This is a predicted structure of a 76-nucleotide RNA (c-di-GMP-I riboswitch aptamer) from a Geobacteraceae bacterium. RNAcentral holds the sequence, with entries from Ribocentre. The model forms 100% of the base pairs in the Rfam consensus.
[in-house]
RNA sequence: UUCAUGAAACGCCAAACCUCCUGCGAAGGGGGGACGGAAUGCUGCGGGUCUUGAAAAAGAUGGCCGGGCUGCCACG
Numbered sequence: 001u002u003c004a005u006g007a008a009a010c011g012c013c014a015a016a017c018c019u020c021c022u023g024c025g026a027a028g029g030g031g032g033g034a035c036g037g038a039a040u041g042c043u044g045c046g047g048g049u050c051u052u053g054a055a056a057a058a059g060a061u062g063g064c065c066g067g068g069c070u071g072c073c074a075c076g
Stems, first nucleotide, its partner, number of pairs: 003076001005074002012037002017032006035063001041069003045066003048061005
C1' cells in the first nucleotide's frame, strides 16, 4: 500500500417516538431520545420507492440497491 474479515477499544453518527421551525407535500433543520450503523461519511450518476401536478414536468429519499469519491480501529 492492497485485499479479506469484524470478537474488542477510543471516539463518531443517530431509526422510531416527543417537541419547535420551514415546506402544498414527500421531507428537511434545531432540541430531547437510541433501533441500529465501518461507510448509516459525501455524491441524485443509474434503478427503486415516495410527493406535488390533469399532464408536461418539478421535487424528496445516500438509514432501499448499484456506481463514483473519501475514510477510523483491530486482526490476518